[in-house]
Record summary: This is a predicted structure of an 85-nucleotide RNA (transfer RNA) from Sulfurimonas sp. The prediction has a mean pLDDT of 81. Rfam family: tRNA. Rfam classes the family as a transfer RNA.
């Protein structure tokens, strides 16, 4: 230095432009079950702002665009892989 793939919550990981703040699986929480644990089951679990609460707003590497509407299509950069040189 060139060509290709890729970057989503705590972790993995899915994801036709509109059902998505995002399945699912693991962890974690609380409960059920035990004499007590495992396991198993059931329900809940991203952050940050607003709000008594219901509920609402933004956020998918960073940042513009394109649209009525973006994780998803497009461009810049950043970074992470594998090949070439």
């Nucleotide at each position: 230095g060139g060509a290709c793939a890729g970057u989503u919550g705590g972790g993995a990981g899915a994801g036709u432009g509109g059902c998505c703040g995002a399945a699912u699986c693991c962890g974690c929480u609380a409960c059920c079950u035990u004499g007590g644990a495992a396991a198993g089951g059931u329900a809940g679990u991203g952050u940050a702002g607003g709000g008594u609460a219901a509920c609402u707003u933004a956020c998918c590497g960073a940042g513009g665009g394109u649209u009525c509407g973006a994780a998803u299509c497009c461009c810049u950069c950043a970074c992470u892989g594998u090949c070439c040189a």